A computed fold for a 529-nucleotide part of an RNA from uncultured Rhodanobacter sp., annotated as small-subunit ribosomal RNA, 5' domain.
Its mean pLDDT, the model's own confidence on a scale to 100, is 83.
The full RNA is in RNAcentral, with records from ENA and SILVA.
NCBI's taxonomy places the organism under Bacteria, Pseudomonadota, Gammaproteobacteria, Lysobacterales, Rhodanobacter.
Context: one part of a larger RNA
């Protein structure tokens, strides 16, 4: 000089568009943050219907029946809580970045071929009965299912390879012209699943090379340690475990030891080489009160899942229970020091759903802070009696200074008033056309129409009203380094990045006056370079 996630001072008018615990990986009250399908099931608690009574205020209260048009508590069941979010404590290599490699897995999604036959027993909701303060537990008795287990079958797939062996499945919805029918169906179609099996696409595990910080006042380190054979285990390769056998392996090109530390794209600075850094945004990795474990599952050893032990904090009827904000706000704490217990799914995205539609602190917006950049404004033009007033004087004047006042405009922002967006396309609906198909049902595709749908937000924008009205501070003037005088002070009070002022005439204290130099900012301090 640049430059910050900044901090103190003094000051402070808008607006955009960024940014905001860098400390205590301290402790957390409360409330949100992950739910969804009735087109998978029995069901039916409260909503609504619809039958039937009863009351009287005659068209609304009640009762009762009835899963029954909508629908929907709490169960079973499927998918999803492995993604989004946060943090950076450990880690120096099991991480990261580049560049490779074979011994592997991959739900949902694309594509191909091919099956979806038969049969069975329970078990939660309900019901009842008990035990406990509670969380919640146990006994009886019913009942469904895409839960569960078996037959059958097996193109391809695994074992073992010669022969032989092993293992699958599930149904839901919507429409129909003939047949059949117990009036629900069967049967046809059409869709949406379901079961092995290929291939592919996403996505992830693994191996290897290089590289990637300090300390030799750490010089030796190692025993599953290093290396076959055999197995065992993994998705899978391997001392990854395990017997036996060998007598190895790594290190001065720093092995072991300490102590620091997420990594990287990048930021910052420097003409460049290089230096410092890794806040916000992206990729990667760890962690989720502490440690330690697996189950469940296409994926985890799982932040808002479970077991166990620790410490802590809370209810107990003392017998036993319940928690985990490094999610988003909040609250004590600690700090120089860093924000609302804000609305909204209107738009991206992401889950469940055939869908409509629900969730959704991701996310989009509002709020708060000059925290930074960036833009505008604080007014224009005219005005000499060079006013009055401060200040300086050598007492002649000089300076403030066109500066003000006057006079003449203008209205940006700021207030009031009024109009008024982009962000919205789609979903659904109706209408044609095309495919499907026995069908002009129905279900998909294509067009078309006219509609719905905005948090922000009555917000950007625009118009229009008045009236200079609402708007300027900070440091600094000895050099270095742009800028000078007077006055009080007297080695005192003070100042100071450096050299250094200051002991009566201080251009360096402290105050004026006047100048500079930046401007909604100026200075300081801390940090890089």
């Nucleotide at each position: 000089g640049a430059u910050u996630g900044a901090a103190c001072g003094c000051u402070g008018g808008c607006g955009g568009c960024g940014u905001g615990c860098c400390u205590a990986a301290c402790a957390c009250a409360u409330g949100c943050a992950a739910g969804u399908c009735g087109a998978a099931c029995g069901g039916c608690a409260g909503u609504u219907g619809a039958u039937a009574g009863a009351g009287c205020u005659u068209g609304c209260u009640c009762u009762c029946u009835u899963g029954a048009u909508a629908g929907c508590g709490a169960g079973u069941g499927g998918c999803g809580g492995a993604c989004g979010g946060g943090u950076g404590a450990g880690u120096a290599a099991u991480g990261c970045a580049u560049c490779g490699g074979g011994a592997c897995c991959u739900a949902c999604c694309c594509a191909g071929a091919c099956g979806u036959g038969g049969a069975g027993g329970a078990u939660a909701a309900c019901c009842u009965c008990g035990g406990g303060a509670a969380a919640c537990c146990a006994g009886g008795a019913c009942u469904a299912a895409u839960a569960c287990c078996g037959c059958a079958u097996a193109c391809g797939u695994c074992c073992u390879a010669u022969c032989g062996g092993a293992g699958a499945a599930g149904g839901g919805g919507g429409g129909g012209g003939a047949c059949c029918u117990u009036u629900u169906g069967g049967c046809c179609u059409c869709u949406c699943g379901c079961g092995g099996u290929u291939g592919g696409a996403c996505g992830g595990a693994u191996c290897g090379a290089u590289g990637u910080g300090c300390g030799a006042u750490u010089a030796g380190c190692u025993a599953g340690g290093u290396g076959g054979c055999g197995g065992g285990g993994u998705a899978a390769u391997g001392g990854c475990c395990c017997a036996c056998c060998a007598a190895g392996g790594c290190a001065a090109c720093g092995a072991u030891c300490c102590g620091u530390a997420g990594c990287u794209g990048g930021u910052c600075u420097g003409a460049g080489a290089g230096g410092a850094u890794g806040a916000u945004c992206a990729g990667c990795c760890a962690c989720a009160c502490u440690g330690g474990g697996a189950c469940u599952g296409a994926g985890a050893c799982a932040c808002g899942g479970c077991c166990c032990a620790g410490a802590c904090u809370c209810c107990u009827a003392c017998g036993g229970g319940a928690g985990g904000c490094a999610g988003c706000c909040c609250u004590g704490g600690g700090g120089a020091a860093u924000a609302u217990u804000g609305g909204a799914c209107a738009a991206u995205g992401g889950g469940g759903g055939c869908a409509a539609c629900c969730c959704u602190g991701a996310u989009c917006c509002a709020g708060c802070a000059a925290u930074g950049c960036c833009g505008c404004g604080u007014g224009u033009g005219u005005g000499a009696a060079g006013a009055a007033g401060g200040c300086c004087u050598u007492c002649g004047g000089g300076u403030u200074g066109u500066a003000a006042a006057g006079c003449a405009c203008u209205u940006u922002u700021a207030u009031c008033g009024g109009g008024a967006a982009c962000g919205a396309a789609a979903c659904a609906u109706u209408g044609u056309c095309g495919g499907c198909u026995a069908a002009u049902a129905c279900c998909c595709g294509g067009c078309a129409a006219g509609a719905c749908u905005g948090a922000c937000g009555g917000u950007a924008c625009c118009c229009g009203a008045g009236g200079a009205a609402u708007a300027a501070g900070c440091a600094c003037c000895g050099g270095c380094u742009a800028a000078c005088u007077c006055c009080g002070u007297g080695c005192c009070a003070g100042c100071a990045g450096c050299c250094g002022c200051g002991g009566u005439a201080a251009u360096a204290c402290g105050g004026a006056g006047g100048g500079u130099g930046c401007u909604a900012g100026c200075g300081u301090u801390a940090a890089u370079c």